[in-house]
About this RNA:
Large-subunit ribosomal RNA, domain V from bacterium HR23, 579 nucleotides, folded computationally. It matches the Rfam family "Bacterial large subunit ribosomal RNA". The prediction has a mean pLDDT of 86. The full RNA is in RNAcentral, with records from SILVA.
Context: one part of a larger RNA
This record gives sequence, C1' cells and structure tokens, in this order.
RNA sequence: CUCGCGGCGGGACAAAAAGACCCCGUGAAGCUUUACUGCAACCUGGCACUGGACUGGGGUCGUGGCUGUGUAGGAUAGGUGGGAGGCGAUGAAGCGGGGGCGCCAGCCUCCGUGGAGCCAACGGUGAAAUACCACCCUUCCGCGGCCUUGGCCCUAACCCCGGUGGGGAAGCCGGGGGACCGUGCCUGGUGGGCAGUUUGACUGGGGCGGUCGCCUCCUAAAAGGUAACGGAGGCGUCCCAAGCUCCCCUCAGGGCGGAUGGACAUCGCCCGCAGCGUGCAUGGGCAGAAGGGGGGUUGACUGCGAGGCUCACAAGCCGAGCAGAGGCGAAAGCCGGGCCAAGUGAUCCUACGGCCCCUCGUGGGAGGGCCGUGGCUUAGCGGACAAAAGCUACUCCGGGGAUAACAGGCUGAUCGCGCCCAAGAGUUCCCAUCGACGGCGCGGUUUGGCACCUCUAUGUCGACUCGUCCCAUCCUGGGGGUGAAGGAGCUCCCAAGGGUCGGGCUGUUCGCCCGUUAAAGGGGUACGUGAGUUGGGUUCAGAACGUCGUGAGACAGUUCGGUCUCUAUCUGCCGCGAG
Repeated sequence: CUCGCGGCGGGACAAAAAGACCCCGUGAAGCUUUACUGCAACCUGGCACUGGACUGGGGUCGUGGCUGUGUAGGAUAGGUGGGAGGCGAUGAAGCGGGGGCGCCAGCCUCCGUGGAGCCAACGGUGAAAUACCACCCUUCCGCGGCCUUGGCCCUAACCCCGGUGGGGAAGCCGGGGGACCGUGCCUGGUGGGCAGUUUGACUGGGGCGGUCGCCUCCUAAAAGGUAACGGAGGCGUCCCAAGCUCCCCUCAGGGCGGAUGGACAUCGCCCGCAGCGUGCAUGGGCAGAAGGGGGGUUGACUGCGAGGCUCACAAGCCGAGCAGAGGCGAAAGCCGGGCCAAGUGAUCCUACGGCCCCUCGUGGGAGGGCCGUGGCUUAGCGGACAAAAGCUACUCCGGGGAUAACAGGCUGAUCGCGCCCAAGAGUUCCCAUCGACGGCGCGGUUUGGCACCUCUAUGUCGACUCGUCCCAUCCUGGGGGUGAAGGAGCUCCCAAGGGUCGGGCUGUUCGCCCGUUAAAGGGGUACGUGAGUUGGGUUCAGAACGUCGUGAGACAGUUCGGUCUCUAUCUGCCGCGAG
C1' cells in the first nucleotide's frame, strides 16, 4: 500500500416525511358573534276552510223624539225662515198616580178619571211665540243600515277518545273539545338553531402602529421625469364682491417734527424696487402692479373652436378667432370668474327641468333617447356588491429559503479588550495605582442590523459522555515597576507544559450560598457533541388558574400531563488478520 474481519458513530449539510413553525394564495375546512345576507322555527295581523242563536260597548250615516231659566216679561224664549191660524169625541181643561230631566220654578212622557174646550195673533220684549211647518246648532234617548269590539250559549265543519264492525278500513253509535285549535296564502317582527360568504393592500418577515386621493417645496444629479415606512407643510374650501370694467392711489420699515400720546393710535416733511400686501400651505409671481380706494355693472355668458401642452388609456390643461345677446369705457379696447398652481370622484342606477327624436297596424298612454342639473368621506379616493366581522394549539392543501424563528455568513451600532490625550485623585507629584471630557483601534464569545445557502426539513435550551483548539493566564514558572523594609499585595511583560474541587437551591446556562483548594481562568469548536445518551425547560393535541375577549378563543403569564426511529453503503477513526 491492497484486501478481509470485528468495532466506534465525526462527516457524506446521512436516511425517513414535497416543514406541522413562519409567510404567501382575492386556497380549504371547523368553530364564534351585537360581521353581511338568507332559511327553518316561533310570535303577529288579514283572508280561506268557518257555521247558528242570544246579549253588551264604540264609531258613522239616516230617521223619530227630547234638550236648552242673565235682566224686563203670564215663564227653563237655542238660531234662521215661512206663517194667520193650529190642536181637540180615533177625546180638551181640571184631578189622581208612575217614570225621566232639573240652574227645584218647573219641563217632557205614560196610565186612569173627566167631559168640551185649549193655544196663538193682541199688550209688553234687543229678538217671537212648541199655535203650526221647514232647515239646522248643542245635550241625550229610541229605531234602522254599515264598520268595529267583547261576553255567553249551541253543534254540524274540524280535532280527540271509546264501542261496533272480522281483534281491520270505511261507515254507524256514544262521549269530550269546538268554530277555537290546526292548516294554506299574504303580512310585520324575533331569529348562529342552520346555511352561504366576506373579513383590503403597502410593509427591511408577519402582526401591532402608520399610510392609501389631491396641492407646494426639498431629495432630483442646471430640460422633462425619477424611488424609499426619506425630510417638511397644506387641501376636501371660500368670495355676489374677494367677479367684470373704467378712473384714481402706493406699501413695510426708518429719520425728523407735533397737546394729552407712550417702542407702537392719528397728523406733517423726507428716505424707502418692495423686506408690506395678495382669504387659507408652500413655491413661483406682482407697484407700468396681480397690492389699496371709488363709480357703473353680471362675460361667475349661449353656440362653437384653428392650434397646442401633457399623456399607455381614461382624464387634465392652455387657447386666438367666429356667431348671438350683453357689461364697462369718450375711445383703443377688455370681459367665457377669482395672481397662478389644491378645494376632488369614472360607469351604472335614480330624480327634476327642457327638446319633441324613437315608441313594434294606427291614435293615445306607458317606456326609452337627447340637452341641462341634482343624489357617492364609492377617502382602500381608476370607484369588485345596494349589502359583510372574528377564532383555529383540532386543523388541512398548494407554494416560498422571493420571507421570519435555530445555526452559519456579511456588518460590528451594542458588547469585550487594548491604545492615545491628560483635567483631576493620589499630603507634595498626571502616569506606583486610579483616571473625567473626548479620540483611535482590535476581537467576533452578547443584544442587534441585513435576509446571502438551507422551508421535497441544517432537530432547538440545559444536563451526561468524550474531546480538541485559542490566550486576552485562574494556579504553577521567569521577569520590570511600585506610594516594594520583611511578609502579603498592586500593576505590567514573557509563558498554553500540566492543572483548574465537592456540595445546597433552580429545568436552568448564569447566579447566590456552604465547605475546601496552588487555582477553583475566559472563550472557540453548528451557543462542540441527540444516526452517542437524557428530555427537566421550551414548542402540538387534554385540563385548570389569573388576565384579556360578547364569543370562538388568546397570553416571551402560570400550572399538572404528554410516543426521541432494532440492522452503517461510502468516508473517517480504533483493534486484529492476510498478501
């Protein structure tokens, strides 16, 4: 060196399982609810199946009757009109009795008796006579129609029970309930009992927070444009004068002067390109004004629009000029809102006004179209529907190392260590020792940042076992300084050969404690090591507490419980043997 055998399990990011964690999908399912929309069910009213009597209440209409003293006045005159008569033997006055009303004087009515009169006009009264008739007001009563509501009774619909019928169905007989119940159609409500769904995106992973359209500035690299959860602010209007036109005016600030009067009130002179003002942010403008004042007005027009800017589209923006009818101006002219750039919303649907275009044989009507206008925080602002929230550790599928948690990598803010400067402490003296304010490195053990291999899987804390390396050295060794007398220390330099304990508590690493020791060092090794062990912690399914949540459930909160996979192909290593 080759081969074989027996072992070990470091590596083959070993095997197994298209990661269960995480994110994504206009994926799925189960569950919840004061998400949305439905459905069952229940409640509710109407009509139908549904019939007969009796008796009340209310409303309305019709009809008959009653009712209505303020005073003066034969007295309980409701209003107005007609009116010279009306009532009476189908029984007047008077008398007796009953009922109703009553502001107690009387009024209305019924019965009996009675037997032939009674009332009005007349005079008084604001008004005339229930003498009589008619139409009405108010109160009440009777009758009738209609509407409505209640009570009670009935039996024959309908329901139930028993008997008979053949121990059966129909039928028949008897009993109970009864027009209720029940059912059908229509209606309003309640309605996770059930169903189908929704529950946005961006995002230095996701969630939480924030944001989502428009305007201005910077970033923006001197045309335009240009990103970020880059840096700063505004808008969702306002104005009939703050529009149009004609005419006129010039600010802020300062100096000087001037009663009260001042730093600043109003007045005068001078300087004053602009720092004032311009409704509101910012930018760009603006006095030859776009700024301030006054007069007249409505162009804050209708029909168009050459030509352009911008631009994927759709939108957005500028616009001379022509026609009509106007406003202001002597006129030239200017005027289709506002110094400009924000002050906003497509389509559908719908409403109102207009045009008088279509309108199914014709005429209408209904409906539609066209022109104008209104109704959206459709603000997730190019707007999925008119209409929508959550939980899943019971979970599932498809994907992603396009994206998080472990480990590695890059980085090194943070962390550890060192150095520079030396204010100061050290009685004196910066540097024996310590070292503020600051500055510069090194390391890659912390917490992070980034998201580069791995999501068809790189098992994650601690313990056990077994190592191996570094030195920035805990001990042992050598040395310098000392604020080193000796001893014991402090500090620095050299040094990694070897060594670096036993217990208590906790899952702990760590830490605290007890007792020793020469010392009880710090780190790397996928926070070394689970195809070596463990499985106490964390991190599935069960259960409970506290807390949060209406709830399903949830919690770097707690608690009890909880399946760790016989066989080594290659490589590596150990042992033995053969050639």